Predicted 3D model of a 349-nucleotide part of an RNA (small-subunit ribosomal RNA, central domain) from a Candidatus Omnitrophota bacterium.
Taxonomically the source falls in Candidatus Omnitrophota (Bacteria, Pseudomonadati).
Rfam family: Bacterial small subunit ribosomal RNA. Gene Ontology terms of the family: ribosome and structural constituent of ribosome.
[in-house]
Context: one part of a larger RNA
RNA sequence: UUGGGCGUAAAGCGCACGCAGGCGGUUGGGUAAGUCGGGUGUGAAAGCCCCGGACUUAAUCCGGGGAGGUCAUUCGAUACUGCUCGACUUGAGAACGGGAGAGGGAAGUGGAAUUCUCGGUGUAGUGGUGAUAUGCGUAGAUAUCGAGAGGAACACCAGUGGCGAAGGCGGCUUCCUGGCCCGUUUCUGACGCUAAGGUGCGAAAGCGUGGGUAGCGAACGGACUUAGAUACUCCGGUAGUCCACGCCGUAAACGAUGGGUACUAGGUGUGGGGGACAUAUGAUUCUCCGUGCCAAAGCUAACGCAAUAAGUACCCCGCCUGGGGACUACGGCCGCAAGGUUAAAACUC
Numbered sequence: 001u002u003g004g005g006c007g008u009a010a011a012g013c014g015c016a017c018g019c020a021g022g023c024g025g026u027u028g029g030g031u032a033a034g035u036c037g038g039g040u041g042u043g044a045a046a047g048c049c050c051c052g053g054a055c056u057u058a059a060u061c062c063g064g065g066g067a068g069g070u071c072a073u074u075c076g077a078u079a080c081u082g083c084u085c086g087a088c089u090u091g092a093g094a095a096c097g098g099g100a101g102a103g104g105g106a107a108g109u110g111g112a113a114u115u116c117u118c119g120g121u122g123u124a125g126u127g128g129u130g131a132u133a134u135g136c137g138u139a140g141a142u143a144u145c146g147a148g149a150g151g152a153a154c155a156c157c158a159g160u161g162g163c164g165a166a167g168g169c170g171g172c173u174u175c176c177u178g179g180c181c182c183g184u185u186u187c188u189g190a191c192g193c194u195a196a197g198g199u200g201c202g203a204a205a206g207c208g209u210g211g212g213u214a215g216c217g218a219a220c221g222g223a224c225u226u227a228g229a230u231a232c233u234c235c236g237g238u239a240g241u242c243c244a245c246g247c248c249g250u251a252a253a254c255g256a257u258g259g260g261u262a263c264u265a266g267g268u269g270u271g272g273g274g275g276a277c278a279u280a281u282g283a284u285u286c287u288c289c290g291u292g293c294c295a296a297a298g299c300u301a302a303c304g305c306a307a308u309a310a311g312u313a314c315c316c317c318g319c320c321u322g323g324g325g326a327c328u329a330c331g332g333c334c335g336c337a338a339g340g341u342u343a344a345a346a347c348u349c
Base pairs, nucleotide, nucleotide: 004320005319006318007303008302012317014201015200016199017198021194022193023192025088026087027086028085029084030083031082033081034080035077036076037075038074039073040072041071042069048066049065050064051063052062053061054060091191092188093187094186095184096183097182098181099180103177104176105175106174107173108172109171110154115149116148117147118146119145120144121143125136126135162169163168206247207246208245209244210243211242215241216240220236221235222234223233258316259315260314261313262312263311266294267293268292269291270290271289272288273287274286275285276284277282298305299304322349323348324347331342332341333340334339
């Protein structure tokens, strides 16, 4: 390379937008580039295939015929692909009428709780653990009542519930704003799918500057345990956790399952719409979109998956190729740094 693969064996980029490229609905005309056929030219010799001959055979050699090209040119064919002109509406988009939602950003605001401060009551303990001790407390703690300060998070509702491309999103109100679903089938008329590079978003931790700091809490100090205890447990506690702006760009970033389209038994929940029938609210029924469970065919090494496919197919991208060395070295690019990304070899089994 061919071939085979990627839920768990090696393998789906963390996610999206999108240029190039690849692929692309129905129908008619033209064209004839791809495609198919005929003719002509050429395709040296050797070689290859067939026939014959020479050397006793074979290898070898000689003669004759044929095949052989992504080739050139010319004449045709027109189903498919391309190009071009036109038409269509089912793909895609728009309009109109409804709808649900922790989707995003900003500002404001509420109550519970923890801690601290002040004041009242009150007295000797409290706290913590398996049990202790360190700690706190007669300078009045713990407990309890009242007042105040400040920061962070939002009990119940809450649900294999909802929303978002993913990361993720949860008190309440207002403003700004993105996407989605259903219905009518009114408009545009293939405007589509995918996507190397590229660009943007991207939990936590970490970094820079400035603020903030109630609780929690790496590091650190102390107390236990223990042979030891650089831990588990306890008492403290700094960065951090929070906010603004700017970096970082990684995760078991997981459904360990790329995106799109079509097709292929059922059953049963649940969320959001629409319709029918009964009626006067339903243990009815149909349908679209989402989200779960069970299961047939089929698939799978098995486990399992099973209309939310890992089934049946097509299009496009990414990735894999024995284990270790190695999510490494060197070099490049990026970063303030930490480091990230791309990514070997010797050697070894």